The prediction has a mean pLDDT of 83. The RNA shown here (c-di-GMP-I riboswitch aptamer) has 83 nucleotides and comes from a Steroidobacteraceae bacterium. NCBI's taxonomy places the organism under Bacteria, Pseudomonadota, Gammaproteobacteria, Steroidobacterales, Steroidobacteraceae. The model forms 80% of the base pairs in the Rfam consensus. The RNAcentral record of the sequence draws on Rfam.
[in-house]
RNA sequence: GUCAACCAAGGGCAUAACCGCAGCAAUGCGGCGACGCAAAGCCUCCGAUCCGUAUAAGGUUCGCGGAUAGCGGGGUUCCCGGU
Numbered sequence: 001g002u003c004a005a006c007c008a009a010g011g012g013c014a015u016a017a018c019c020g021c022a023g024c025a026a027u028g029c030g031g032c033g034a035c036g037c038a039a040a041g042c043c044u045c046c047g048a049u050c051c052g053u054a055u056a057a058g059g060u061u062c063g064c065g066g067a068u069a070g071c072g073g074g075g076u077u078c079c080c081g082g083u
């Protein structure tokens, strides 16, 4: 230094709800608040889910646009010791 398990120390992030703003919406941003998280730091490459649109209407499939990084995979960066 790396991997696995367990145990610390200093800390970090911020679910839902509520308020305000933006958006057709999913949802995002700010405030408040903590359900939880060792990457719950960052990135839509793959899958998944959600929203909108195309379609006379509905459904299915496919297309187009968007969202979720706290859905999973993957990439990348990273604090701190002990057994």
Base pairs, nucleotide, nucleotide: 005083006082007081012037013036018031019030020029021028022027035070041076042075043074045073046072047071048068049067050066051065052064053063